[in-house]
The prediction has a mean pLDDT of 82. The RNA shown here (c-di-GMP-I riboswitch aptamer) has 86 nucleotides and comes from Arsukibacterium sp. Its Rfam family is "c-di-GMP-I riboswitch aptamer". Its family is annotated with cyclic-di-GMP binding in the Gene Ontology. From the family's description: GEMM was predicted in a large-scale screen for bacterial structured RNA regulatory elements.
RNA sequence: GGAUUCGAAAGGCAAGUCAUCUGAAAAGGUGAUCACGCAAAGCUUCAGGUCUAACGGGGAAACCCCAUGAUAGCUGGGCUGCCGUC
Numbered sequence: 001g002g003a004u005u006c007g008a009a010a011g012g013c014a015a016g017u018c019a020u021c022u023g024a025a026a027a028g029g030u031g032a033u034c035a036c037g038c039a040a041a042g043c044u045u046c047a048g049g050u051c052u053a054a055c056g057g058g059g060a061a062a063c064c065c066c067a068u069g070a071u072a073g074c075u076g077g078g079c080u081g082c083c084g085u086c
Base pairs, nucleotide, nucleotide: 002086003085004084012038013037016033017032018031019030020029021028022027036073042079043078044077046076047075048074049071050070051069056065057064058063
């Protein structure tokens, strides 16, 4: 430098819960606690899915539709990468 099956030991991430903040919501940030899980649970909305429905549209109303919002810990794709091994 190249390749890489298994594994999760070293090292790493962190679901949940509580507090607080942001947000219309879905959801997200930070702190505490903790360990549901993860070999890319590192990055990326490119494709599909799912969630929400503020704005906008429809409706007499109830309510319905709508992503430009969210999800990378839903799946696939793309980019990068640690230990170990060869």
The organism belongs to Arsukibacterium, within Bacteria. It was read from a public genome assembly, where an Rfam model found it.